[in-house]
RNA sequence: UUUGACAAAGCCAAACCUGUUGUAAGACAGGGACGGAAAGCCACGGGUCUUCUAUAAGCUAGCCGAGCUGCCUUUA
Numbered sequence: 001u002u003u004g005a006c007a008a009a010g011c012c013a014a015a016c017c018u019g020u021u022g023u024a025a026g027a028c029a030g031g032g033a034c035g036g037a038a039a040g041c042c043a044c045g046g047g048u049c050u051u052c053u054a055u056a057a058g059c060u061a062g063c064c065g066a067g068c069u070g071c072c073u074u075u076a
Stems, first nucleotide, its partner, number of pairs: 004072001011036002016031006034062001040068002044065003047060001049058003
């Protein structure tokens, strides 16, 4: 630097349910697995969504891109 969910050891955890929290989108914890080769981190750009105080504030990284980091395997 490149390849790979049809290797191995592992990892994460959608929907849904319960509890907590928030005006809300949603978030957190437990259960649970649809999936993921960065489904690790990050709100910088775009998009989606929400809003009490709206030329603003917030959410979403498992929407796309950028940036940083990483196990094994594989290419040079």